A computed fold for an 82-nucleotide RNA from a Puniceicoccales bacterium, annotated as transfer RNA. The source organism's lineage runs through Bacteria, Pseudomonadati, Verrucomicrobiota, Opitutia and Puniceicoccales. Its Rfam family is "tRNA". From the family's description: Transfer RNA (tRNA) molecules are approximately 80 nucleotides in length.
């Protein structure tokens, strides 16, 4: 210093061609079941708002009707050359 990859709820992760962002799995919440715990089973679970509705894909700009995705710049892990 060049090269690769990777950053997405509270956790692991998906979303393959640019088209409902977070699917499923844990985890917490809240119920039923149980003397109580557990297991099991419903239902919930990003923020902000009283709602309508707005916002969120590490940070910041571009393109685009439309961006986690594609371009450019930084940040940060990780790996390789040397």
């Nucleotide at each position: 210093g060049c090269c690769c990859g990777g950053a997405u709820g509270g956790u692991g992760a998906a979303a393959u061609u640019g088209g409902c962002a977070g699917a499923c799995a844990c985890g917490c919440u809240g119920g039923a079941u149980u003397u109580a715990g557990g297991u099991u089973c419903c239902a919930g679970u990003g923020c902000c708002g009283c709602a309508a509705g707005g916002c969120g894909u590490g940070g910041g700009g571009g393109u685009u009707c439309a961006a986690g995705u594609c371009c450019c710049c930084c940040u940060u892990c990780g790996g390789g050359c040397a």